Description
This is a predicted structure of a 72-nucleotide RNA (transfer RNA) from a Candidatus Roizmanbacteria bacterium. The source organism's lineage runs through Bacteria, Bacteria candidate phyla and Candidatus Roizmaniibacteriota. It matches the Rfam family "tRNA". The family's RNA type in Rfam is transfer RNA. RNAcentral holds the sequence, with entries from ENA. Model confidence (mean pLDDT): 81 of 100.
RNA sequence: GGAUCUGUAGUUAAACGGUUAUAACGGGACUCUUAUAAAGUCCAAUCGAUGGUUCGACUCCAUCCUGAUCCA
Numbered sequence: 001g002g003a004u005c006u007g008u009a010g011u012u013a014a015a016c017g018g019u020u021a022u023a024a025c026g027g028g029a030c031u032c033u034u035a036u037a038a039a040g041u042c043c044a045a046u047c048g049a050u051g052g053u054u055c056g057a058c059u060c061c062a063u064c065c066u067g068a069u070c071c072a
């Protein structure tokens, strides 16, 4: 330099173009306990950036950025 792929809560991952983006671990509060742990209930927290297509975009398209792999 070229090609392919990846990017979603703190972490790991889901999510046919259409209801308020879902779960596990983690975090906070409460219940239970003499206390702790475990268990249970509840809560907060996420679409890499900018444009475009569309009635409607995490999802499709373009560019950029990040990371990985391959080729040279």
Base pairs, nucleotide, nucleotide: 001071002070003069004068005067007065010025011024012023013022018055027043028042029041030040031039048064049063050062051061052060